[in-house]
Molecule: Bacterial RNase P class A
Organism: Actinomycetales bacterium
RNA sequence: UGAGUCGGCCAGGCGGUCGCGUCGGGCGGGUCUCGCGACCCGACCCGCCGAGGAACGUCCGGGCUCCGCAGGGCAGGGUGGUGGGUAACGCCCACCCGGGGUGACCCGCGGGACAGUGCCACAGAAAGUAGACCGCCUGGCUCGGGGAACCGGGCCCGGCAAGGGUGAAAGGGUGGUGCAAGAGACCACCAGCGUGCCGGGUGACCGGUGCGGCUCGGCAAACCCCACCCGGAGCAAGGCCAGACAGGGAGCGUUCGAGGGCGGCCCGCCCGAGCUCCCGGGUAGGCCGCUGGAGGCGUGCGGUGACGCAUGUCGUAGAUGGAUGGCCGCCACCGGUGCGCGAGCACCGGGACAGAACCCGGCGUAUCGGCCGACUCAUCCG
Numbered sequence: 001u002g003a004g005u006c007g008g009c010c011a012g013g014c015g016g017u018c019g020c021g022u023c024g025g026g027c028g029g030g031u032c033u034c035g036c037g038a039c040c041c042g043a044c045c046c047g048c049c050g051a052g053g054a055a056c057g058u059c060c061g062g063g064c065u066c067c068g069c070a071g072g073g074c075a076g077g078g079u080g081g082u083g084g085g086u087a088a089c090g091c092c093c094a095c096c097c098g099g100g101g102u103g104a105c106c107c108g109c110g111g112g113a114c115a116g117u118g119c120c121a122c123a124g125a126a127a128g129u130a131g132a133c134c135g136c137c138u139g140g141c142u143c144g145g146g147g148a149a150c151c152g153g154g155c156c157c158g159g160c161a162a163g164g165g166u167g168a169a170a171g172g173g174u175g176g177u178g179c180a181a182g183a184g185a186c187c188a189c190c191a192g193c194g195u196g197c198c199g200g201g202u203g204a205c206c207g208g209u210g211c212g213g214c215u216c217g218g219c220a221a222a223c224c225c226c227a228c229c230c231g232g233a234g235c236a237a238g239g240c241c242a243g244a245c246a247g248g249g250a251g252c253g254u255u256c257g258a259g260g261g262c263g264g265c266c267c268g269c270c271c272g273a274g275c276u277c278c279c280g281g282g283u284a285g286g287c288c289g290c291u292g293g294a295g296g297c298g299u300g301c302g303g304u305g306a307c308g309c310a311u312g313u314c315g316u317a318g319a320u321g322g323a324u325g326g327c328c329g330c331c332a333c334c335g336g337u338g339c340g341c342g343a344g345c346a347c348c349g350g351g352a353c354a355g356a357a358c359c360c361g362g363c364g365u366a367u368c369g370g371c372c373g374a375c376u377c378a379u380c381c382g
Base pairs, nucleotide, nucleotide: 001378002377003376004375005374006373007372008371009370010369012331013330014329015328016327017326018325020050021049023047024046025045026044027042028041029040030039031038032037052353056364057363059362060361061360062359063358064234065233066232067231076230077229078228079227080226081095082094083093084092085091096110097108098107099106100105111225112224116223117222118219119218120217133164134163135160136159137158139156140155141154142153143152144151145150172190173189174188175187176186177185191215193212194211195210196209197208198207199206200205238288239287240286241285247279248278249277250276251275252274259271260270261269262268295314296313297312298311299310300309301308302307333350334349335348336347337346338345339344
């Protein structure tokens, strides 16, 4: 310098102006009260604050709330190498095994196919403890050639699975012995499976060595088996306050006067046929839950790491038809064009994905651009 791998961060800044929402204050209005005051409303004024790295999808896991629950089991769902982290997880970290890359590094839905059932397209003879199309070989019959030994062809009973061919896959490989031809039929070595021992590791597993039968097809993201985990619903959870009208029911009352007015009580005066309670309905409506949490950041310690512990510090969205936006100017960034030897200048254009709704931890997906760190490979220079 070029190509690449991994991890982390930002998501324009400042000012002006118009607008929106919560909260606080002011001002105005209303209700209750003798009053002080309390509560409510406001389209007015002022002030503070006001989305994200994904707030998204709602795919997992938890907190919280209500219901259920002696214990165990069935059904159903999920997870699946090992060890750890965590409130928990299908997440994260470290390692193992397998695969890819020259490498940094990346990928893996990574238990079991000698418990059983099932499936294996097309091609092929045959897709399972299966099978013989071409082929190889002994024997028999027959034809031809030959003096003969024998050679060649056809058919038949058999043997074989080495070679060819089909296929994703035909089930060890190489060499030898053996045979009519062959074949783990037998032998040596290698690979692989099972098993014993020794060594290392917490473990998955790795290294070494002995023995065995000689090799056993694949698929469990097919049913299934094994181990482990899971009660259900969700903030429209759940709790508190609590109406009005119609209609229905019960009680009291109409000169033996319910009830109301005359400022609280009694007397008195006046009006006087309705009044009270329950159901409707814990309904409509309002309020709480509602944001301070497994919280962010800094430092120190422990740990390879995820993370944990200690300590300091910060703290400002909570709507409910649902606010967080528009415009202008300057600066910064990116792209293009023009000018200039050049540093640069001028003009034009661009800035994504998306948006809280009980709260967290993850995963997945979307995203204009930009920055930082560590590492790898190639080439060149010293």